[in-house]
Context: one part of a larger RNA
RNA sequence: CUCUGGUUAAGGAACUCGGCAAAAUGACCCCGUAAGUUCGCAAGAAGGGGUGCUCUUUGUGGUGAUGGUUUAACUUCCAAAGCCUCGAAGAGCCGCAGAGAAUCGGGGGUGGCGACUGUUUACUAAAAACAUAGGUCUGUGCGAAGUCGUAAGACGACGUAUACGGACUGACGCCUGCCCGGUGCUGGAAGGUUAAGGGGUGAGGUUAGCAGCAAUGCGAAGCCUUGAACCGAAGCCCCAGUAAACGGCGGCCGUAACUAUAACGGUCCUAAGGUAGCGAAAUUCCUUGUCGGGUAAGUUCCGACCUGCACGAAUGGCGUAACGAUCUCCCCGCUGUCUCAACCAGAGACUCA
Numbered sequence: 001c002u003c004u005g006g007u008u009a010a011g012g013a014a015c016u017c018g019g020c021a022a023a024a025u026g027a028c029c030c031c032g033u034a035a036g037u038u039c040g041c042a043a044g045a046a047g048g049g050g051u052g053c054u055c056u057u058u059g060u061g062g063u064g065a066u067g068g069u070u071u072a073a074c075u076u077c078c079a080a081a082g083c084c085u086c087g088a089a090g091a092g093c094c095g096c097a098g099a100g101a102a103u104c105g106g107g108g109g110u111g112g113c114g115a116c117u118g119u120u121u122a123c124u125a126a127a128a129a130c131a132u133a134g135g136u137c138u139g140u141g142c143g144a145a146g147u148c149g150u151a152a153g154a155c156g157a158c159g160u161a162u163a164c165g166g167a168c169u170g171a172c173g174c175c176u177g178c179c180c181g182g183u184g185c186u187g188g189a190a191g192g193u194u195a196a197g198g199g200g201u202g203a204g205g206u207u208a209g210c211a212g213c214a215a216u217g218c219g220a221a222g223c224c225u226u227g228a229a230c231c232g233a234a235g236c237c238c239c240a241g242u243a244a245a246c247g248g249c250g251g252c253c254g255u256a257a258c259u260a261u262a263a264c265g266g267u268c269c270u271a272a273g274g275u276a277g278c279g280a281a282a283u284u285c286c287u288u289g290u291c292g293g294g295u296a297a298g299u300u301c302c303g304a305c306c307u308g309c310a311c312g313a314a315u316g317g318c319g320u321a322a323c324g325a326u327c328u329c330c331c332c333g334c335u336g337u338c339u340c341a342a343c344c345a346g347a348g349a350c351u352c353a
Base pairs, nucleotide, nucleotide: 001348002347003346004345005344006343007342008341010339011338014337019334027051028050029049030048031047036041038171052093053092054091055090056089057088058087059086061084062083063082066079067078068077094098106332107331108330109329111327112326113324114323118130119129134169135168136167137166138165139164140163146155147154148153172319173318174317175316177249178248179247182246183245184242185241186240187239188238191237192236193235197231198230202226203225204224205223206222209218210217211216250268251267252266253265254264277311278308289305290304291303292302293301
């Protein structure tokens, strides 16, 4: 010096990213217990008191010797010693200390997130992530939809729409606004477009034959090749519906008898221009916004304001009792975290063997 323990004057978080770590609390009985609340809780809220041993008195519960009563008998009823058990009251005794050791909650307040119990990155993340009951949409009429398999077959389900599958949301309370132009889905079928296929006008090749001295030319049928018009479905175009489908939810200018602001007006654009609620927020860049609270002093925290760079309604909005090894802030208690370090015990380190 390191590690594991122990103690510490005065102060008591001044330490630090942060009370990390440590200290403190702690059992049982009694008294007592706030806001809030979904009336269950919150709650062991908080905060107090008691606890050993001896004696006396007394009570509860258990057992019940024995005695009496009743009966023909079994039995019934009454009284009750002793012993065991758990208390209460009074008096006293000892120690620094009586839950004498060990085991053994620190408490309170505010806010964010998630309703809750639960689940998770086996070996750096336990959470605000996942799940959840509840909500909504959607598919599926049973040989169901969907899934696995080439198939047979199986699951779904020995179920049958109060069922099963898929998607989103996520208890509960109050709610969930506008837009169907784009994309998707559903429905429609008049018109346009459109495949294979059908169809085969026509065109080309070949040549029996004919013409020609010849070269060569013409050329029927058949065969080969090519192939126009026309008939061809769904789809797409098209027409509607649908947003708890994917998604989206404006700009400029002017105006009130101080100023400022603009209930009001004008204009451009759009499918429609963000409603309720919330708002410097897990979202606010400027920003430590401004005001208030808390502190002597507060980039965090709480309450407001609204100028929302860039909240917003099941990619849910806003609240919410209870819950949380969650995150933020404050207070009480407590302490070697610190001011500031000291000593003690053990184990290492170091030297020698």
Record summary: This is a predicted structure of a 353-nucleotide part of an RNA (large-subunit ribosomal RNA, domain IV) from Humidesulfovibrio idahonensis DSM 15450. The organism belongs to Humidesulfovibrio idahonensis, within Bacteria.